[in-house]
Context: one part of a larger RNA
C1' cells in the first nucleotide's frame, strides 16, 4: 500500500425500532436431502441451491435401467469399385426395431451402328451395395476456454495523464468545511485536467394541444312498447401520430456559495411514479447437459434404432406454497363495476340436450367489427345458520362419468352422488412490506393434444397501519488509529 480488530468518528438501508400480513403446528401440492430401487437420468449447497434448469416427465421429450436389434452407422462430405435401381404397395414373423417373400420400378446428354424399333460406348443425375477417409458421444475436466449469468449493489465507487513531494514501494489529486439519493455541487487547497461509473439523453404513466374518425364515440334526428336500428356528426370518451409542461423558473427566511426549509401557481414540486440501464473489480461463484471450443477418452461402443419400465418409490428430515382452523364468516337468492391478454392445424356465439364435466350445432371472426366472455370476483341488498369439529373445513376412500389423445395400469385433468380425516390461530425461532404500498380478490398469457398451475409472469378491483428514533442487530460507504497478517 492493504485486509481485519469483541479500535472511535461519521453517513447509509424495511437494518432496527413503531406497525400490518405471514412461516415455524395441520392437510395437500412443489422442489431437496436421505433411504429404496434394475433405473429412480444430469445439474444447482450460506447469504448467491432447494414451485431452480424445467415456460407444462403418460409415448415422444430422456439424457437412466431391461430386453431385442445395428456397425460408414439416425445426420454430413468426399474417394474408388461394381449395379439399375431405390422408395412405395400386399403379405408372413416379432413388443417394435427389423428380417423375409410377392408385387411395382429409373433418367439426362454426346458418339457410333441401325429406315425405324433398338443396340453400344463415354460422361452425368439419382438409388441403393461394398471398401476407406470419417461420422457420432446429454463421456470427463467449468481448476484449460469464449459466451453468458448470479453476487456484493443500482453500493458510489475505480482509474489515468501531467506536475510535485518521497532514496523506494507509493503519496497527492480522490483530502479540509459545507451539501447531496450520488466523488452531486460549491469552497478550501500542490495541484490542474481527464476517463469509466452517478445524473441526463430511451419507454410506461399522470395534465394538456394540434391533427385524425373506423371497427370507437353519441352533443343530434327518425322509427321501435323495448332491446336496439338507421341518418348525421367527430363535440365528448377512447385511440394514435407529433408537441407542450417542471426548471429551486418564481416569492419569503436562513446560508460565503453549494444548498436547505416554507409559500403560491399547477393535473403533477424539487429524482412526480414505474420500467430498461449493473464502474473497475470480488467469489479459479455457476454452466463442457443451450450454444462454441482446448486437451483426454470410446469407436461390434461411452455412438445408433426400438418396446416396455424408470425420472412419479417412502420409516424420515429441510426449503416454497395452496387451502383451512370460521360469524369481518359459510350457504342460498338478487343486483354492479375493470384492465390487460388470445385467437385460422384456431377462437366459437345463438339454439337444443345433459343435475355437471361437457355433447349436438356451427352464426361470425385474419379482430377496436366476431369469439374466449353476459367477461369478472371480492363489494352490495335480502334470507338463513348461533358457537358446534359445527350448514366451518375439505383430505382420503367408494361407486358412475366427461375430455383430450395410437395408448389414461404403472402416471392426466375435470364432473356428480356418497364418504367426511387432520385441523380451535400455532414452542424455540424466522420472513416480507413505508402507498395506490402492505393486506384482499378476481381475469388473463406463455410452455400446451392433454395436463399434475396451488408455480412462473403480467392485469385490474378494494384498500390500510405505523416510522419516537439510530442505543442496539445485520450489510454496506467514507475519514482517522493499531497490528507479531499480506
Nucleotide at each position: 500500500u492493504g485486509a481485519c480488530g469483541g479500535g472511535g468518528g461519521u453517513c447509509c438501508g424495511c437494518a432496527c425500532a413503531a406497525g400490518c400480513g405471514g412461516u415455524g403446528g395441520a392437510a395437500c401440492a412443489u422442489g431437496u436431502g436421505g433411504u429404496u430401487u434394475a433405473a429412480u437420468u444430469c445439474g444447482a449447497c450460506a447469504c448467491u441451491a432447494c414451485g431452480c434448469g424445467a415456460g407444462g416427465a403418460a409415448c415422444c421429450u430422456u439424457a437412466c435401467c431391461u430386453a431385442g436389434g445395428u456397425u460408414u452407422g439416425a445426420c454430413a462430405u468426399g474417394c474408388a469399385u461394381g449395379u439399375g435401381a431405390c422408395c412405395g404397395c400386399u403379405g408372413u414373423a416379432g413388443a417394435a426395431a427389423u428380417a423375409c417373400a410377392g408385387u411395382u420400378u429409373u433418367u439426362c446428354a454426346u458418339a457410333u451402328c441401325g429406315u425405324a424399333a433398338g443396340a453400344u460406348a463415354u460422361g452425368g443425375a439419382c438409388a441403393g451395395a461394398u471398401g476407406c477417409a470419417c461420422a457420432g458421444g446429454u463421456a470427463c475436466u467449468g481448476c484449460a476456454u469464449g459466451g453468458c449469468u448470479g453476487u456484493c449493489g443500482u453500493c458510489a465507487g475505480c482509474u489515468c495523464g501531467u506536475g510535485u513531494c518521497g532514496u523506494g514501494a507509493g503519496a497527492u489529486g480522490u483530502u479540509u468545511g459545507g451539501u447531496u439519493a450520488a466523488g452531486u455541487c460549491c469552497u478550501c487547497u500542490a495541484a490542474c485536467g481527464a476517463g469509466c461509473g452517478c445524473a441526463a439523453c430511451u419507454c410506461c404513466u399522470a395534465c394538456u394541444g394540434u391533427c385524425a374518425g373506423u371497427u370507437g364515440c353519441u352533443c343530434a334526428u327518425g322509427c321501435g312498447u323495448g332491446a336496439g336500428c338507421a341518418u348525421a356528426g367527430c363535440a365528448c370518451u377512447c385511440u394514435g401520430a407529433c408537441g407542450g409542461a417542471a426548471c429551486u423558473g418564481c416569492c419569503u427566511g436562513g446560508g460565503a456559495a453549494a444548498c436547505c426549509a416554507g409559500g403560491a401557481g399547477g393535473a403533477a414540486g424539487g429524482u412526480g411514479g414505474g420500467a430498461a440501464u449493473g464502474a473497475c473489480g470480488u467469489c479459479a461463484a455457476g454452466u463442457c447437459a443451450g450454444c462454441a471450443u482446448g486437451g483426454u477418452c470410446c469407436u461390434u461402443a461411452u455412438g445408433c434404432c426400438u418396446a416396455g419400465g424408470g425420472c412419479u418409490a417412502c420409516a424420515c428430515a429441510c426449503g416454497u406454497g395452496u387451502u383451512a382452523c370460521a360469524a369481518u364468516g359459510g350457504c342460498c337468492a338478487g343486483u354492479a363495476c375493470a384492465a390487460a391478454g388470445g385467437g385460422u392445424c384456431g377462437c366459437a356465439a345463438a339454439u337444443u340436450c345433459g343435475c355437471g364435466a361437457g355433447a349436438a350445432g356451427g352464426a361470425g371472426c385474419u379482430a377496436a367489427u366476431c369469439c374466449c366472455a353476459g367477461c369478472a370476483a371480492a363489494a352490495c341488498u335480502g334470507g338463513u345458520c348461533u358457537a358446534a369439529g359445527u350448514u366451518c373445513a375439505g383430505a382420503u376412500u367408494g361407486c358412475a362419468g366427461u375430455c383430450u389423445g395410437c395408448a389414461a395400469c404403472u402416471c392426466g385433468a375435470c364432473u356428480g352422488c356418497a364418504u367426511g380425516a387432520a385441523g380451535u390461530u400455532g414452542a424455540a425461532a424466522u420472513c416480507g412490506c413505508u402507498a395506490g404500498u402492505a393486506a384482499u380478490c378476481g381475469c388473463g398469457u406463455a410452455u400446451c393434444a392433454g395436463c399434475a398451475a396451488c408455480g412462473a409472469c403480467g392485469c385490474g378491483g378494494u384498500g390500510a397501519a405505523u416510522a419516537c428514533g439510530u442505543u442496539c442487530u445485520c450489510g454496506g460507504g467514507c475519514c482517522u488509529u493499531g497490528u507479531a497478517c499480506a